[in-house]
A computed fold for a 113-nucleotide RNA from a Chlorobiales bacterium, annotated as TPP riboswitch aptamer (THI element). The prediction has a mean pLDDT of 75.
RNA sequence: AUCUCAUCUUUGGGGUGCUGUCCGUAUGUGGAAAUCAUGUCGGAACGGCUGAGACGAUACCCAACGAACCUGAAGCAGGUAAUACUGACGCAGGGAAAGAUGAUCACGCCGCC
Numbered sequence: 001a002u003c004u005c006a007u008c009u010u011u012g013g014g015g016u017g018c019u020g021u022c023c024g025u026a027u028g029u030g031g032a033a034a035u036c037a038u039g040u041c042g043g044a045a046c047g048g049c050u051g052a053g054a055c056g057a058u059a060c061c062c063a064a065c066g067a068a069c070c071u072g073a074a075g076c077a078g079g080u081a082a083u084a085c086u087g088a089c090g091c092a093g094g095g096a097a098a099g100a101u102g103a104u105c106a107c108g109c110c111g112c113c
């Protein structure tokens, strides 16, 4: 000086869905009315599903060797109680970095044997 890997620091990026119950001084419909029936919406309240993560977050994942994540996509195929659940799409388009330490490989040079 360089190859590969790991760790750390700082900084930065990212997602939070589906579903049951319950609650709502959110709302619609039916009904003469009810503490009635039913639908929608909301809940960071308790469970179930997938997952690293579904708000214990001072967590988790990812940072260019970049499928972390976003768009395409209210799309396609399969499957599920249901879902961005799985797969394809995908050498498609985007996407957030600097430093330090350690280990390791090869080569060159110098010295010694």
Base pairs, nucleotide, nucleotide: 004103005102006101007100008099009098010097011063012062013061014060017049018048019047020046021045022043023042024041026040027039028038029037030036069094070093071092076087077086078085